[in-house]
Molecule: c-di-GMP-I riboswitch aptamer
Organism: Gammaproteobacteria bacterium
RNA sequence: UAGAUUGAAAGGCAAACCUGUCGCAAGGCAGGGACGCAAAGCCACCGGUCCCGAAACAUGGUAGGGAUAGCGGGGUUGCCGCA
Numbered sequence: 001u002a003g004a005u006u007g008a009a010a011g012g013c014a015a016a017c018c019u020g021u022c023g024c025a026a027g028g029c030a031g032g033g034a035c036g037c038a039a040a041g042c043c044a045c046c047g048g049u050c051c052c053g054a055a056a057c058a059u060g061g062u063a064g065g066g067a068u069a070g071c072g073g074g075g076u077u078g079c080c081g082c083a
């Protein structure tokens, strides 16, 4: 000097639940609130889960559309660096 592990510090995010609001719904957003998180920053590309859901007639929730990045994978950017 660079890195790994564990612990600490500074700052960051915020599950359940409650209130308001938007949405048919899954769920989103804002405020409160902290279970947790080193990408719990960002991206629906792949798989999963959840919601809506035709036409045709084949009745399968299928085609299609949507939600979830705090389900996993992948892509991309990135903080501290004290003992």
Stems, first nucleotide, its partner, number of pairs: 006083002012037002017032006035070001041076003045073003048068005